Annotation
A computed fold for an 89-nucleotide RNA from Actibacterium sp. MT2.3-13A, annotated as Glycine riboswitch aptamer. Model confidence (mean pLDDT): 79 of 100.
[in-house]
RNA sequence: CCAUCCGCGAAGGGAGAAUCCGGGCCCGCCCGGUGCCGAAGGAGCAACCGCCCCGGUAAACUCUCAGGCCGAAGGACCUUCGUGGACAA
Numbered sequence: 001c002c003a004u005c006c007g008c009g010a011a012g013g014g015a016g017a018a019u020c021c022g023g024g025c026c027c028g029c030c031c032g033g034u035g036c037c038g039a040a041g042g043a044g045c046a047a048c049c050g051c052c053c054c055g056g057u058a059a060a061c062u063c064u065c066a067g068g069c070c071g072a073a074g075g076a077c078c079u080u081c082g083u084g085g086a087c088a089a
Stems, first nucleotide, its partner, number of pairs: 004086010018034001020033005035069003041065001042063003048056003
């Protein structure tokens, strides 16, 4: 210096599911009920490993606590750029 890994920032892309019913309000929203969605977050488990009672340990899988179901916002993840750190050959 470069590859790789992790974090942060920016830009672009980015799905799913009732503009359901009732009430309040007066055009935006709030409350209650039922149904539904999974890709913020959260939780759970296999193989495997261990000091083998038990524990460690994943996900885009599962759950749906949270969140969401016109739009906006948000949005895992992907691409590009910038930046900080770790670290071989």
The sequence was found by an Rfam model in a public genome assembly.